[in-house]
């Protein structure tokens, strides 16, 4: 785009087409083929002037019922289409010629009798014809060689006409033959006995095996016979640019059929839709004896089905039958009705838009937009199928179903009238709400798991519009079967390889021919349709006119280039004589040495063997080792080479025989002899099979040993088929170059093997050319890319094979082959939306290379064992609030839970609220932790004190209370809605961009490479050149020096004072403080390196190669963490999930884990004495001296808003003493008693002190952590939080080590490279069994149908043949009969039907096999 469509929703009008695609199922009822009285006899009715006339008609007779109308079952065929042909027929019609004479015998109807239920008959008798039959005539006609013979008729009407017979011709119609075309299956390969042909005869309208007899053995078939399935064919129709593909409704031509099967009769024509006979099935009537019927005619009914109309009007028109005609008949036809079933046309209003009402929807933003001209339907009034001209006939022309319809005109009424689908992309058109992987949508991709433009609804919008969607089917897009117009190295696809048949294709010169090819012409290619141009309905659809076209076929003419054919030349293809060369080419025979094994013997003694390590195994009955000898089988080291040979498989010791092919040189010869190759045929690795041998080694199966969770494996010890030989099968391989064979052409360079030629010369080979192989690069070109590239996957030609999404499946069934294994040929159902190739970027690898890191190693100290502290899990509980979960949760949020905090629980309370804003009213606010009462308190009631500020005196501001409503409030949910913030990879060295270049593209390059670095740091190279975020540097701190400054800090020199002290005057040198500078940059020297970057060593220097430390964290990853810091979208609660109070809980305790503290002691504990820090904090504070207390502490009150005072005695260390290896003078848990401090309050549940008590623990299993220098370890100190409460955290200092050979491996990371079937990226992907459910399918003892072959039986009706029987009008007769005919009987053929035996197909079947999906 289309449809004979159907379904869903909706539905105004008209015109014009179409309307059982299914059950060729069955049919009630009515109609669809009659007509003629001008063929005939008779009958009836009416009229009558009785003479007759008119009308109707059962019967005889004529013509027509073979047309028209229907349907598509059958048919793969001369059925159809197209083109030709000869051996034929033809009623009615037209033209022409001739004739139409004279007779005869019957019969239906009728009448009489009679049978039967009916249908329908029977007997006798009368009668007519254009019914029937002789005779005459016979130009023509028929038979015959001729002579000769044979054959016809009908009248009616009377005015004219209509007929009849014979012959010739025509038109139209029909029969027959023929070339070409006409679906699928080869898992249908052979078919055929009247079969093919001939002769003779029969038969037919006619040719012919059409039929019969005889003779011959033919005929068809790979160019697809035969069989099976399916199917009416065509003009055309739909689609398509075309070529094609699909289709054959309506209209038109042909064919076939008429309930199913068979048969003939009549006739011009039939083997006959509305005729006959027979058989069968079905239906109906019946008096049971017998009869009747055929809608695939028009309507209509039932049924089937998704589905298809009125039991209408009329012969007015067109056409048909009959008739002289009038006319009759006509479900053909013309019309109307029903159906949006198709096509076409029209309408359902237009304008204005009041400051655009109400309402809906969305939103806070505003914004947009039309037209003017015609009508249509309906109602009503009036008119209404015409007018004119011509021709024919006639005295004169008559007829309208549709229909009072189309149409015309005037008036009136906005009057009759809008839906359907869609809005994620494809594809025009978006928002809100509801829902929450539910409900649902979906053509493909896909949508839906709480913000759905995809579901449902609404608003809005888009498209089409009396329709719109869906479903079904066909073509297109699809170059996705490729003739036009595809492919086969890796995506599906080259047979494993030759030889060769048919076939296809084929070098060169000339001549001829004209089959193909090319051109012209005649005929035909029906009508309709399509196309262009006109015409008619107001337009269109529709109708109509003359054209063009119908790409085809036949005939004929022209041409001779090309192909073919015929003839004759040629030598460039192919073959071949001659001379050489190389070779694991093949078959068969013989020979050889090394090695393994076994056997005999000698020597000799305890192991051998094997492995990652072992064991099984062998061995004291003498192994293994070693020596001599012998046996046997198999394979041939080195040479050996991208070397050689062969068609492929394949071929490797040596020597003969036989033998195939190739190459080179030269050229007598043949003269296209060629190439490919469906079928066919041969060869064909390994394994396997059969028969017989052989059997050393190796070695499936098998056995044992190991190893393992298991190990029917990998490893080990043994070991049988087999491997080997002979003969015969098998016929497959990743049989691979995944690349068919042959031929031609198209840049180069470098090897190598065989042959030939030249040149130079050092005579060895070098070099050049050429030819045949075999390799590596590479240009053009090709390719999706990879790659190929004279050995093509380039450019062409010839021929063959093969492919057409993945799976099912190279499977099933069938066939062929095979001993078997199996091979070959080769589907479908069903299922999926992919499967695949090449390349790219990542990620990954028990891949590779390079490099780094307290990653390992080397060391030091720990954890894991004990007690305690703290956090977590678990358990418990009314509650033990919540969060954090490998590294990167667990002394984490929490820099500090007795109340508060607090979010949790129990109980008691409040409801505009504890907190914010607005309104109204009232009142100062406030205060007395109390004036009192109740209460656990919140709270309720009741008191006391107190009257402020501004003011224009109205009041106002702030605050408090009360009331009501907007609202507050939520540590309620979602960190997987989002912000912000910090964590982690990781202070790892990476991550990118612009322009350019390369690539079809994704992308690449840069960023890779060679060095170097802590570093993508730098240098060099380089189709890249530059740039950005990161690195480094800039910042802070620390280490040295200088300058400046000098108080609260300092004190060298000068003084004063003190028992003593920078205490004081003074000083500014030193330390310190805090500001500013200097200094370090591979700057210098030597070496290495590429004259580089850089590295190594050295000098100087306080410091040396980023000096130490800090801050600083690229692109990104982890849906990592946090809604309980904060803020926030959405959802939820609102006398509660909000708020207040008291008490409790977060502190529980069988247990498990993490992080720490203290220890286990002598490098130590205890006691006494002595010394040295830094950085901090302090007014709600730090708190001195003094006094009291054993002590915690109390008292006290000086000083200090701090370089001034205080916290504040630093401790390890050092000097002495003691302890003597013990559960101790170690260790301090636990418990008892007594206290101190903070606080409203230490019971649950604080810290500290004293006295007493004195647990575990004697250095810690597997495992595991930190640290590379002022570091680890060790020692005390301070701060934040804080009323109080650190073993935690943060910070500052004292003392102060050991070790690093090195980078193989563990962990993590970076770069390059490689493989990949991964890309939510290895925590990936994914295979098979088993279990369950469903689906289709194969096998299956069988069972039930359909179709069909063969062999028989059986014969109805009928036709033909025969005929003893019966009957018989016309003609003949000698009157006896005959000729002829009818019936009967019989023979042949034959339908239905029956039997036997096959083939094929469909359905079904216990059980069973695999397959698919979940």
């Nucleotide at each position: 785009g289309a449809u004979u469509a159907a379904c869903g929703c909706u539905g105004g009008c008209g015109g014009u087409g179409u309307g059982u695609c299914u059950a060729a199922u069955a049919c009630a009822u009515g109609c669809a083929a009659g007509u003629c009285g001008a063929a005939c006899g008779g009958g009836a009715a009416u009229c009558u002037u009785c003479g007759g006339a008119u009308u109707c008609u059962a019967g005889u007779g004529g013509c027509g019922g073979a047309c028209g109308a229907g349907c598509g079952a059958g048919u793969a065929a001369c059925a159809c289409g197209u083109u030709g042909g000869a051996a034929c027929c033809u009623g009615c019609c037209c033209c022409g010629a001739a004739c139409u004479c004279a007779g005869g015998g019957a019969u239906a109807a009728g009448c009489a009798c009679u049978g039967g239920a009916a249908a329908c008959g029977g007997u006798g008798u009368c009668u007519a014809a254009u019914a029937c039959c002789g005779g005459a005539u016979a130009g023509u006609c028929c038979c015959g060689a001729a002579a000769g013979g044979g054959u016809a008729a009908a009248g009616a009407u009377u005015u004219u006409u209509c007929g009849g017979u014979u012959c010739g011709g025509g038109a139209g119609g029909g029969g027959c033959c023929u070339g070409c075309g006409u679906c699928g299956c080869a898992u249908u390969a052979g078919c055929u006995a009247g079969u093919u042909g001939g002769u003779a005869g029969g038969g037919u309208a006619a040719c012919g095996g059409c039929c019969u007899a005889c003779c011959a053995a033919g005929g068809c078939g790979a160019c697809g016979a035969u069989g099976c399935u399916u199917a009416g064919c065509u003009g055309g129709u739909c689609u398509g640019a075309g070529a094609g593909g699909a289709u054959g409704a309506g209209c038109a031509g042909c064919c076939a059929c008429a309930c199913u099967g068979g048969g003939a009769c009549u006739g011009a024509g039939a083997c006959a839709c509305g005729g006959c006979c027979c058989a069968g099935a079905c239906u109906c009537c019946u008096a049971c004896g017998g009869g009747a019927g055929g809608c695939a005619g028009c309507a209509g009914u039932a049924g089937g089905g998704a589905a298809u109309u009125u039991u209408c009007g009329g012969c007015a028109a067109u056409g048909g039958g009959c008739g002289c005609a009038a006319g009759c008949c006509u479900g053909a036809c013309c019309g109307a009705g029903c159906a949006a079933u198709g096509c076409c046309g029209c309408g359902u209003g237009a304008a204005u838009g009041a400051u655009g009402a109400a309402g809906g929807c969305c939103u806070a933003g505003g914004a947009a937009g039309a037209a003017c001209a015609a009508u249509u339907a309906g109602u009503c009034c009036a008119g209404g199928a015409a007018a004119u001209g011509g021709g024919a006939u006639u005295a004169a022309u008559c007829u309208g179903a549709c229909g009072g319809u189309a149409c015309u005109u005037a008036a009136c009424c906005a009057g009759a009238a809008a839906g359907c689908u869609c809005c994620g992309g494809c594809u025009a058109a978006c928002u809100a709400c509801g829902u929450g992987c539910c409900a649902g949508c979906a053509g493909c991709c896909g949508c839906g798991g709480u913000a759905a433009u995809a579901c449902g609804u609404a608003g809005g919008g888009a498209g089409c519009g009396a329709g719109c969607g869906u479903u079904a089917u066909c073509c297109g897009g699809a170059a996705u079967u490729a003739u036009u117009g595809g492919g086969c190295g890796u995506a599906a696809a080259g047979c494993g390889c030759g030889c060769g048949u048919a076939g296809g294709c084929g070098g060169u010169a000339u001549u001829g021919u004209a089959a193909g090819u090319g051109g012209g012409a005649u005929g035909u290619g029906a009508c309709a349709g399509c196309c262009a141009c006109g015409g008619g309905c107001u337009c269109a659809a529709c109708c109509u006119g003359g054209g063009a076209a119908c790409u085809g076929c036949c005939u004929u003419c022209c041409c001779a280039c090309c192909u073919g054919c015929a003839a004759c030349c040629c030598u460039a293809g192919a073959g071949a004589c001659g001379g050489g060369u190389a070779g694991a080419g093949g078959c068969g025979a013989g020979u050889g040495g090394a090695a393994u094994u076994c056997c005999c013997g000698g020597u000799g003694u305890a192991g051998c063997g094997g492995u990652g390590a072992a064991a099984u195994g062998c061995g004291u009955a003498g192994a293994g080792a070693u020596c001599u000898g012998a046996a046997g089988g198999a394979a041939c080291a080195c040479c050996c080479g991208u070397g050689g040979c062969g068609a492929a498989g394949g071929c490797g010791a040596c020597u003969g025989u036989c033998u195939g092919g190739a190459c080179c040189c030269a050229u007598a010869c043949u003269g296209a002899c060629g190439c490919u190759g469906a079928g066919g045929u041969g060869c064909g690795a390994a394994a396997g099979c059969g028969u017989g041998g052989u059997g050393a080694g190796c070695a499936a199966a098998c056995a044992g040993g190991a190893g393992u969770a298991g190990a029917u494996a990998c490893c080990c010890u043994g070991g049988u088929a087999g491997u080997c030989c002979a003969c015969g099968c098998c016929g497959u391989a990743a049989a691979c170059g995944a690349u068919g064979u042959c031929a031609a052409c198209u840049a180069g360079c470098c090897g190598u093997u065989g042959g030939g030629a030249g040149u130079c010369u050092u005579a060895g080979u070098a070099u050049u050319c050429u030819u045949a192989g075999u390799g590596g690069c590479g240009a053009a070109g090709c390719u999706a890319a990879c790659g190929c590239g004279a050995u093509a996957a380039g450019u062409u030609g010839a021929c063959c094979g093969c492919c057409u999404g993945g799976g099912g499946a190279g499977u099933a069934c069938g066939g062929u082959c095979g001993c078997a294994a199996g091979a070959u040929u080769a589907a479908a159902a069903c299922u999926c939306a992919a499967a695949u190739g090449a390349a790219u970027u990542g990620a990954c690898g028990g891949g590779g290379g390079c490099c780094c890191g307290c990653a390992c190693a080397a060391g030091c100290g720990g954890u894991g064992g004990a007690g305690c502290a703290u956090g977590u899990g678990g358990u418990u509980u009314a509650a033990u609030u919540c969060g954090a979960a490998g590294c990167a949760a667990c002394g984490c949020g929490a820099a500090g839970a007795a109340c508060c905090u607090u979010a949790c629980c129990a109980g008691g309370u409040c409801u505009u609220g504890a907190c914010a804003u607005c309104c109204a009213g009232a009142g100062a606010a406030c205060u007395c932790g109390g004036u009192c009462u109740a209460g656990a308190g919140a709270u309720a009631g009741u008191g006391g004190g107190g009257u402020g500020c501004c003011g224009u005196c109205g009041g106002g501001a702030a605050c408090u209370c009360u009331g009501g409503g907007a609202c507050a409030g939520g540590u309620g949910c979602u960190g997987c809605a989002g912000g912000g913030c910090g964590g982690u990879c990781g202070u790892c060295a990476g991550c990118u961009c612009g322009u350019g270049u390369c690539g079809u593209g994704a992308g690449a390059u840069g960023u890779u490479g060679g060095g170097u670095u802590a570093a993508g740091u730098c240098c060099c190279g380089u189709a890249a050149c530059g740039a950005g975020c990161g690195c480094a540097a800039c910042c802070c701190u620390u280490a040295u020096c200088c300058u400046u400054a000098u108080u609260u800090g300092c004190c060298a020199g000068c003084a004063c004072a003190u028992u003593a002290u920078g205490g004081u005057g003074g000083g500014a040198a030193c330390u310190c403080u805090a500001a500013g500078g200097a200094g370090a940059c591979u700057g210098c020297c030597g070496g290495u390196g590429a004259c580089a970057a850089a590295c190594c060593g050295g000098a100087g220097g306080a410091a040396g190669g980023u000096g130490g430390g800090g801050a600083c964290g690229a692109c990104g990853u982890c849906a990592a963490g946090u809604c309980a810091u904060c803020a926030u979208g959405g959802c939820c609660c609102u006398u509660a999930c909000g708020a207040c109070c008291u008490g409790g809980g977060c502190u529980a305790c069988a247990c498990a884990c993490g992080u720490g503290c203290u220890a286990c002691a002598a490098u130590g504990g205890u006691c006494g004495g002595u010394a040295c820090a830094g950085a901090g904090g302090g007014u709600u504070g730090c708190c001195a001296a003094g006094c009291c207390g054993c002590g915690a502490g109390g008292u006290g009150g000086a000083g200090c808003u701090a370089a001034u005072c205080c916290c504040a005695g630093a401790a390890a260390a050092c000097c002495g003493a003691u302890c003597g290896u013990a559960g101790u003078c170690c260790g301090g848990a636990u418990u008892g008693g007594a206290g101190u401090c903070u606080g409203c309050a230490a019971c649950u549940c604080g810290a500290c002190u004293c006295c007493a008590u004195g647990a575990a623990g004697u250095c810690g299993g597997a495992a595991u952590c930190g640290c590379u220098a002022g570091u680890a370890a060790u020692c005390g100190c301070g701060a934040a939080u804080c009323a109080g409460a650190a073993u935690g955290u943060c910070g500052a200092g004292g003392u102060g080590a050991a070790u690093a050979c090195g980078u193989u491996a563990c962990c993590g990371g970076g770069c390059c490279u490689u493989g990949u079937a991964c890309a939510c990226a290895c925590c990936g992907c994914c295979c098979g069994u088993c279990a369950c459910a469903c689906c289709a399918u194969g096998g299956g003892a069988g069972u039930g149908g359909g179709u069909u072959g063969c062999a028989a039986a059986a014969u109805a009706a009928g036709u033909g043949g025969g005929u003893a029987g019966a009957c018989u009008a016309a003609c003949c007769u000698u009157c006896g009969g005959g000729a002829g005919g009818u019936c009967g009987c019989u023979c042949a053929c034959c339908a239905c039907u029956u039997u036997g035996u096959g083939a094929u197909u469909c359905a079904u079947g216990a059980c069973u096999g695999g397959g698919g999906u979940g």